[in-house]
A computed fold for a 75-nucleotide RNA from a bacterium, annotated as transfer RNA. Its Rfam family is "tRNA". The sequence was found in a public genome assembly.

């Protein structure tokens, strides 16, 4: 350099064009002599960045950034 894959709460992931979710973690409460377990609830996201398409985009298209893999070139 070429091609492919990945990027979504703190972490791991789901979400095939129509209100962004799950688990863990965190916080509050219940339970308990305390803690843990368990149960109930709450907070936390400009969906990597910038454009485009669309009534409507995490989702489709383009460019870019970062990471990973393969290939090419040089040594």
């Nucleotide at each position: 350099g070429u091609g492919g894959c990945u990027a979504u709460g703190g972490u791991g992931c789901a979400g095939c064009g129509g209100c962004a979710g799950c688990a863990c973690a965190u916080c509050u409460g219940a339970c308990u002599g305390u803690g843990g377990c368990u149960c109930a609830g709450a907070g936390g996201g400009u969906c990597g960045u910038g454009g485009g398409u669309u009534c409507g985009a995490a989702u489709c298209c383009c460019a870019c950034u970062a990471g990973c893999c393969a290939c090419c070139c040089c040594a």